A computed fold for a 383-nucleotide part of an RNA from a seawater metagenome, annotated as large-subunit ribosomal RNA, domain III. The RNAcentral record of the full RNA draws on SILVA. Its mean pLDDT, the model's own confidence on a scale to 100, is 82. Its Rfam family is "Bacterial large subunit ribosomal RNA". The family has 102 seed sequences and 51,934 matches in Rfam 15.1.
Context: one part of a larger RNA
RNA sequence: GAGUAACGACAAGAACGGUGAAAAACCGUUCCGCCGUAAGCCCAAGGGUUCCAGCGCAACGAUAUUCGGCGCUGGGUGAGUCGGAUCCUAAGGCGAGGCCGAGAGGCGUAGUCGAUGGAAAACGGGUUAAUAUUCCCGUACUUGCGAUUGCUGCGAUGGGGUGACGGAGAAAGUUAGGGUGGCUUCCUGUUGGAUGGGAGUUCAAGCGUUUAGGCAGGUCUCUUAGGCAAAUCCGGGAGAUCAAUGCUGAGGCGUGACGUCGAGGCUCAAUUGAGCCGGAGCACCUGAUACUCAGCUUCCAAGAAAAGCCUCUAAGCUUCAGGCAGUCGUGAUCCGUACCCCAAACCGACACAGGUGGGCGAGGAGAGUAUCCUAAGGCGUUU
Numbered sequence: 001g002a003g004u005a006a007c008g009a010c011a012a013g014a015a016c017g018g019u020g021a022a023a024a025a026c027c028g029u030u031c032c033g034c035c036g037u038a039a040g041c042c043c044a045a046g047g048g049u050u051c052c053a054g055c056g057c058a059a060c061g062a063u064a065u066u067c068g069g070c071g072c073u074g075g076g077u078g079a080g081u082c083g084g085a086u087c088c089u090a091a092g093g094c095g096a097g098g099c100c101g102a103g104a105g106g107c108g109u110a111g112u113c114g115a116u117g118g119a120a121a122a123c124g125g126g127u128u129a130a131u132a133u134u135c136c137c138g139u140a141c142u143u144g145c146g147a148u149u150g151c152u153g154c155g156a157u158g159g160g161g162u163g164a165c166g167g168a169g170a171a172a173g174u175u176a177g178g179g180u181g182g183c184u185u186c187c188u189g190u191u192g193g194a195u196g197g198g199a200g201u202u203c204a205a206g207c208g209u210u211u212a213g214g215c216a217g218g219u220c221u222c223u224u225a226g227g228c229a230a231a232u233c234c235g236g237g238a239g240a241u242c243a244a245u246g247c248u249g250a251g252g253c254g255u256g257a258c259g260u261c262g263a264g265g266c267u268c269a270a271u272u273g274a275g276c277c278g279g280a281g282c283a284c285c286u287g288a289u290a291c292u293c294a295g296c297u298u299c300c301a302a303g304a305a306a307a308g309c310c311u312c313u314a315a316g317c318u319u320c321a322g323g324c325a326g327u328c329g330u331g332a333u334c335c336g337u338a339c340c341c342c343a344a345a346c347c348g349a350c351a352c353a354g355g356u357g358g359g360c361g362a363g364g365a366g367a368g369u370a371u372c373c374u375a376a377g378g379c380g381u382u383u
Stems, first nucleotide, its partner, number of pairs: 013031006032380004040360004046340002050338001051075006060068002080141002082336004087118002092113003098107003122139005142332011153317002158312005166299004172292003177286005182201006203259001206255005213248004217242008226234002261281001264277005300303001346355002362374004
């Protein structure tokens, strides 16, 4: 220079009360304003205690701070079913033998790892200051082991089937969600009523029944140079017979539910809170980018693998073991789980107008997730 520029989006604050040494900024109430395909909600990655409570204000916070993602102390993450491991494989990695190289080492078979993919099973409500598909209540399901009853050819690292898949397009049937009316209740108002305004009208998995729709003709007999052996399985061939049969499948209905939730009310504490009672709980319209759909139609560039599951036999076993079905009993290990997650907690040296994958994302007007205004919810961006 200069008590100058600046104090990091122009979304905006105001009043009263409380606390306190002290209040524009903390807490409470009322009003105002801003976002609302977000500036709301839930995950993945990443971070790692930042979560919650009490006590603090040196420093950190672009100011003050009684406040805080700050300091100190204490507390907090509960799983057979969510995600991962105990299963499987892809790209790719490693790689017994092996090949190559002077060596270090390189490549690579069998194999072994490796999810971003495949593969059993849980929903609704309640609860904490802080966790919940994990705790509690209610109602379920899966799988292993044991016992028992009935029936019975069982058996694999091997065969076959399934798993098992592209792009585009179109339609139908549904549901989530939404709207209107009715119903319940409260408020305003009233002689009495009507009109008007606010709130509510909720509910899953599972089990039973099957629907709109989709796919394959079904069953039996004989035969067989294929499936590296075998096969009753699959494939090829021949014949008989029947008009259906089987598989799949959203959703609906019933049950779950004499339950849950529920506007509101009552009792006790009076500053949060705790306990109890509890109404209506329907109809119609609209309607998805979700589901049926790994479907259908169409196109050429012809669109993972393995485990698992079903089936077939080989060796072997064959009064046993084993397999299938029912009932009962019993078991289900380890790791993650707090909190932030378009952000003041991640990546940007910062509480930085930048960047960051997925899901949900209401109403009025509208073709619309545009745009404007609003709901739920969240904020007014620390002079």